[in-house]
RNA sequence: GGUUAAGAUGCGCUGAGUUUCUCAUCCUGAGAGAGCGGGGGAACCAACAUUAGUGGGGUGAAACCGGUAACGGUAGGGAGUCCCUUAUCCCGAACCCGUCAGCUAACCUCGUAAGCGCUGAAAGGGAAUCC
Numbered sequence: 001g002g003u004u005a006a007g008a009u010g011c012g013c014u015g016a017g018u019u020u021c022u023c024a025u026c027c028u029g030a031g032a033g034a035g036c037g038g039g040g041g042a043a044c045c046a047a048c049a050u051u052a053g054u055g056g057g058g059u060g061a062a063a064c065c066g067g068u069a070a071c072g073g074u075a076g077g078g079a080g081u082c083c084c085u086u087a088u089c090c091c092g093a094a095c096c097c098g099u100c101a102g103c104u105a106a107c108c109u110c111g112u113a114a115g116c117g118c119u120g121a122a123a124g125g126g127a128a129u130c131c
Base pairs, nucleotide, nucleotide: 010118011117012116013115014114018034019033020032021031022030023029035112036111037110038109039108040107045102053099055100056097057096058095059094063074064073065072066071076091077090078089079088082126083125084124085123
C1' cells in the first nucleotide's frame, strides 16, 4: 500500500414494528405508558347455505391468465428532504387460524418483528424552508 473477513459507529432501504419511564441487572431481563399496525364484535344494510366440503377465513403488494412442466405475461408493490410524472432496476413471497368469524358504534383483544445496503448519487414539474 492492496485484498478479504468480523466488529463498532454513522447514514439509509423494505416493513405497523418506533419511543418514554420504572424495577432489576452489568449489558441483559421484567413491567407500565405513548405512537403505529392488526383481529374479534350491534342496529341498519348486505348475503342467502356447505352441516367434512375442491370447507371457510386472516396478515401481506404478492392475485389472475396461459402452459404437462419448466416457465412466461399481467394486476399490484418498492427504490435517499416532501409530492407527481418519465426513465432504469427490483418484487410479484411466505406464514397463520382450526370447522369458525360479512359490515359494524360501544366494548374486548393481539403485535411492536425480521431481513438488507454503504450502493445510489437520472430527468422534468410542483411544494415547503432559508436568505
Source information: The RNA shown here (c-di-AMP riboswitch aptamer (ydaO/yuaA leader)) has 131 nucleotides and comes from a Desulfotomaculaceae bacterium. The source organism's lineage runs through Bacteria, Bacillota, Clostridia, Eubacteriales and Desulfotomaculaceae. The sequence was found by an Rfam model in a public genome assembly. The model forms 92% of the base pairs in the Rfam consensus.